RNA sequence: AACAUAGUUCAGUUGGUUAGAGCGCCUGUCUGAUAUGCAGGAAAUCGGCGGUUCGAGUCCGCCUGUUC
Numbered sequence: 001a002a003c004a005u006a007g008u009u010c011a012g013u014u015g016g017u018u019a020g021a022g023c024g025c026c027u028g029u030c031u032g033a034u035a036u037g038c039a040g041g042a043a044a045u046c047g048g049c050g051g052u053u054c055g056a057g058u059c060c061g062c063c064u065g066u067u068c
Stems, first nucleotide, its partner, number of pairs: 001067004007023004016054001025041005047063005
């Protein structure tokens, strides 16, 4: 100085109402069986604690961890 968001890899616009995608996982369908395909589903209160704000994943401070 940069980064930390689902099991994993990532997105998330100038702060705005429901936090999403790929892979993986589970169920059904299909098959002699597996894989592929198709349909559906579970899973993150966003590293932690505070602050600002009507409203914070997003802005500010401190702390923790990783990388340079």
This is a predicted structure of a 68-nucleotide RNA (transfer RNA) from a bovine gut metagenome. The prediction has a mean pLDDT of 81.